RNA sequence: UUUCGAAAAUCGCUGAAUCCUUUUGGAGUGGGGAAACCAUUAUCCGUGGUUGUUAAAAUCACAAGGGGUGAAUCCUAUAUUGUAGGUAGGGCUACUCUUUUAGCCCGAAUCCGACAGCUAACCCCGUAAGCGUUAAGAGAGAGGGAGG
Numbered sequence: 001u002u003u004c005g006a007a008a009a010u011c012g013c014u015g016a017a018u019c020c021u022u023u024u025g026g027a028g029u030g031g032g033g034a035a036a037c038c039a040u041u042a043u044c045c046g047u048g049g050u051u052g053u054u055a056a057a058a059u060c061a062c063a064a065g066g067g068g069u070g071a072a073u074c075c076u077a078u079a080u081u082g083u084a085g086g087u088a089g090g091g092c093u094a095c096u097c098u099u100u101u102a103g104c105c106c107g108a109a110u111c112c113g114a115c116a117g118c119u120a121a122c123c124c125c126g127u128a129a130g131c132g133u134u135a136a137g138a139g140a141g142a143g144g145g146a147g148g
Base pairs, nucleotide, nucleotide: 011132012131013130014129018027019026020025028127029126030125031124032123033122038117046062047061048060049059050058051057065115066112067111068110069109074086075085076084077083078082089106090105091104092103095141096140097139098138099137100136101135102134
């Protein structure tokens, strides 16, 4: 000096997921439900358990049509249902933002449970988890240093 690996602290990245307080809390921030107006005009599904009834009905679990969070949607191929490729879309440069050219990566998961368009008041919920960096150009801004 270079490469690989590990640990700690600081820092950084995805993300709404930070800060204060010590109190079952608050601030900030993210999401859902919910009028009028507007928009829309299409109807529909069970399985099992418990309670209960003349019949009904209620409740719990799963699930399906539909819907929500999220960038994560769709297509093709093959295959005892897994795999591969592509794709809408999304992320990554160590002052910040926008943008251009290339490069690398993601393109999941999960919730509601027949039910939800928008939506003021109002109501409800979250504030996790996981990781360790790509190079250059242009523009704008911020900050620092040196000299006069």

Overview
A computed fold for a 148-nucleotide RNA from Psychrobacillus soli, annotated as c-di-AMP riboswitch aptamer (ydaO/yuaA leader). The source organism's lineage runs through Bacteria, Bacillati, Bacillota, Caryophanales and Psychrobacillus. The sequence was found by an Rfam model in a public genome assembly.